[in-house]
Context: one part of a larger RNA
RNA sequence: CGCAGGAUAUUUGAGAGGAUCUGUCCUUAGUACGAGAGGACCGGGAUGGACGAACUUCUAGUGUACCAGUUGUCACGCCAGUGGCACGGCUGGGUAGCUAUGUUCGGAAGGGAUAACCGCUGAAAGCAUCUAAGUGGGAAACCCACCUCAAGAUUAGAUAUCCCUUUCCGGCGAAAGUCGGGAACUAAAGACUCCCUGAAGACUACAGGGUUGAUAGGUCAGAGGUGUAAGUCCAGUAAUGGAUUGAGCUUACUGAUACUAAUCAGUCGUGAGG
Numbered sequence: 001c002g003c004a005g006g007a008u009a010u011u012u013g014a015g016a017g018g019a020u021c022u023g024u025c026c027u028u029a030g031u032a033c034g035a036g037a038g039g040a041c042c043g044g045g046a047u048g049g050a051c052g053a054a055c056u057u058c059u060a061g062u063g064u065a066c067c068a069g070u071u072g073u074c075a076c077g078c079c080a081g082u083g084g085c086a087c088g089g090c091u092g093g094g095u096a097g098c099u100a101u102g103u104u105c106g107g108a109a110g111g112g113a114u115a116a117c118c119g120c121u122g123a124a125a126g127c128a129u130c131u132a133a134g135u136g137g138g139a140a141a142c143c144c145a146c147c148u149c150a151a152g153a154u155u156a157g158a159u160a161u162c163c164c165u166u167u168c169c170g171g172c173g174a175a176a177g178u179c180g181g182g183a184a185c186u187a188a189a190g191a192c193u194c195c196c197u198g199a200a201g202a203c204u205a206c207a208g209g210g211u212u213g214a215u216a217g218g219u220c221a222g223a224g225g226u227g228u229a230a231g232u233c234c235a236g237u238a239a240u241g242g243a244u245u246g247a248g249c250u251u252a253c254u255g256a257u258a259c260u261a262a263u264c265a266g267u268c269g270u271g272a273g274g
Base pairs, nucleotide, nucleotide: 001152005163006162007161008160009159010158011157015149016148017147018146021049022048023047024046025045026044027043033038051106052105053104054103055102059100060099061098062097066093067092068091069090070089071086072085073084074083075082076081110144111143112142117137118136119135120134164273165184166183167182168181169180170179171178172177185271190268191267192266193265194210195209196208197207198206215261216260217259218257219256220255221254222253224250225249226248231244232243233242234241235240
């Protein structure tokens, strides 16, 4: 820009893409078959491999905004307690998120039309013949079915809902109205800008929220993590140990709470539709 008014939702599916894999074991059954050796079709069940998708409860990794231990050195006047630097100084753990080595799930079942092939009926050709007329079956291939996208499918689809003025003059007309021109009024529904943000994201887009508010931060409470803080007291000459104490601290998680910030506002979009 189009989709013959504008908008918000929900959709149909022309068409396109993805997937389509396979082993072993048990049973049927040591049955059918076979002199024996051996050994099934059909059907039912279990469990794997590779591949793929989603997810993070478990296991595992990361986790330079969390906790603890510790070396050297410098600083805070000293002790104590802390901070800086040294690969995050080193070491032991670790929330959220993101991950796989982890978990769950998938290929199925079914239908249609067929290939090779197997048939039925059956003449030409008194027989025979699956074929010439007619007709049945038959494969991981084909068309559906399963998953995803999809109306720029210009053949531009469908459904629901929402929104939008009065008047004057002239032509035509019986009127309804219609065509052309003018005046005044109006600026809808909705969208965007802007702002607070996000398990959305390069930007954009998408999604949530904007005081009629829990959108983010803060605060409070909790979960989870670390592992018994500092100070004081007690024991010991001291190193150190014990008590207060599962303490103190705590990022991304959960809930509550308007304390802070989403203020105020602007722009587009018209008037019933060739």

Predicted 3D model of a 274-nucleotide part of an RNA (large-subunit ribosomal RNA, domain VI) from a Pseudomonadota bacterium. The organism belongs to Pseudomonadota, within Bacteria. Its mean pLDDT, the model's own confidence on a scale to 100, is 87.